[in-house]
Context: one part of a larger RNA
């Protein structure tokens, strides 16, 4: 100087407390360890692995996964050497395919002395080389997690100390903040904090199509449907607006705090992006890049099939339930944000339905996906293992795809398991939040999505407080630790 303490002081945080809802019990889903297997590819491991890499494992994907079958300048790149031919396409044969054998069509571009030569491409041959998701994340770059959006981490000059170093950065207030003020052997500065950026909340101006419709006219069963209009909503560009600016009080005449006015908004208005010096030899050589090592008729490459989906029991994360604030049936209302051409697909017809047929419109503020759901209005069930719950199983269908046996999703009929609110323990959340209700998207032929990422609808309770638990910051103290 640090680190540590079941030392002290001050302070903060859904850390506790006060509340609301869960997990832990049941049944599915999914990841993991384990066990099994010819193989169940690899990585991730307290917090910070375990719905994680994987925003899609039937084949492909897919990997030194397993079992078979091929190729050896190679599936891919550059150059070089040799042979034949444009490229390309078709037929046939062995085969599970990869691959191997045979036959045919076909002749372009540039130059030409019409013999041929050249460029590109294909085939054959040679050599340099290619190739490796092989090893080492403890050789590395880059990227990422975490402490933590915590308020810290440093430097120049000066001063003090023999020196390591100290001071500044401490102290008194204050703040979300090393934020600001005062004091002061310090005076300044940098990286962080804040601000600048995006979005949302109010208003004005500009602009009105595909959006809107107040007034005027036309028109309909109805409908901005039409003429028209720019008022309004909205769209999207430019501005305004919030700064403790104003008032009162407290405070050191400070910084600031408390209350108030005005205001759409008040003291960082809400949300996002943004992550200092560093820590964990944290994670990743399976994104990519890369040193070293290793393989080179194989650890490279192509391919058929299988596996990654196994299953006694175990753990994590989520889903649906156990019901009446509910289930079922009928009617009826209101979003936002997205996506669409190998696409979204209306109306109509068929089917109980999944879906099928025909097919309008739309590269989309125009058309489509698209029905929002909870809600509201009626009816029914009356506390039961039930009209709760839906696992499991049987049968019949639909869709995608070369192909749904291993191993896809969906529909209908039948079947109707456990489960009556969950031990010890444990998690999330402070407001448009929790809870609850639906919608969309990426990946994608299809889908194991109940996952993930967004979007809106309805919409709470509680916080007297900091004794305690956990983590963190500053000051101080002890230490046989570095």
């Nucleotide at each position: 100087u640090g680190a540590c303490g079941g030392g002290g002081g001050c302070u903060c945080a859904c850390a506790c407390a006060a509340g609301c809802g869960g997990u832990g019990g049941a049944g599915g889903a999914u990841g993991u360890g384990g066990c099994u297997u010819a193989a169940u590819u690899c990585g991730a491991g307290g917090c910070u692995a375990c719905g994680c890499g994987a925003a899609g494992a039937a084949c492909c994907u897919u990997a030194u996964c397993c079992u078979g079958g091929u190729c050896u300048u190679g599936a891919c790149a550059u150059g070089u050497u040799u042979u034949g031919g444009a490229a390309u396409c078709c037929c046939u044969u062995g085969g599970a395919a990869a691959c191997g054998g045979g036959g045919g069509a076909g002749u372009g571009c540039c130059c030409u002395u019409c013999g041929g030569g050249g460029a590109a491409c294909c085939u054959u041959u040679u050599c340099a080389c290619a190739g490796g998701u092989g090893c080492u994340g403890c050789a590395u770059g880059g990227c990422u997690g975490u402490c933590g959006u915590c308020a810290g981490c440093u430097c120049g000059u000066g001063u003090c100390g023999u020196g390591g170093g100290a001071u500044g950065u401490c102290g008194g207030g204050u703040u979300a903040a090393g934020u600001c003020c005062c004091u002061u052997a310090a005076c300044g500065a940098g990286c962080g904090a804040a601000a600048c950026c995006c979005u949302u909340g109010u208003c004005a101006c500009u602009a009105g199509u595909u959006g809107c419709c107040a007034g005027c006219g036309a028109g309909u069963a109805a409908a901005g449907u039409c003429g028209g209009g720019g008022a309004c909503u909205c769209u999207a560009g430019u501005g305004a607006g919030a700064c403790u600016g104003c008032c009162g009080g407290u405070g050191u005449u400070a910084a600031a705090c408390c209350g108030g006015a005005g205001g759409a908004a008040g003291g960082u208005g809400g949300g996002g992006a943004u992550g200092a010096c560093g820590u964990c030899a944290a994670g990743u050589c399976c994104u990519c890049a890369u040193g070293g090592c290793c393989c080179u008729u194989a650890c490279g490459u192509c391919u058929g099939g299988g596996g990654c989906u196994a299953c006694a029991a175990a753990c994590g994360u989520g889903c649906c339930a156990c019901a009446a604030u509910g289930g079922c049936u009928g009617g009826u209302a209101c979003a936002g944000a997205g996506g669409g051409a190998c696409g979204c697909g209306a109306u109509c017809u068929c089917g109980c339905a999944a879906g099928a047929g025909c097919a309008a419109g739309c590269a989309a503020a125009u058309c489509c996906c698209a029905a929002a759901a909870a809600g509201c209005c009626a009816g029914u069930c009356u506390c039961a293992g039930u009209u709760c719950g839906g696992a499991u199983u049987g049968a019949g269908g639909g869709c995608u795809g070369c192909a749904a046996c291993u191993c896809g999703c969906c529909c209908u009929c039948a079947u109707g398991a456990a489960g009556u609110u969950g031990g010890a323990a444990u998690c999330g959340c402070u407001a448009g939040u929790a809870a609850u209700c639906g919608g969309a998207g990426a990946u994608c032929a299809g889908c194991u999505a109940c996952g993930c990422u967004c979007c809106g609808g309805u919409g709470a309770a509680u916080a007297u407080g900091u004794u305690c638990c956990u983590g963190a910051g500053c000051c101080u103290u002890g230490u046989a630790c570095a």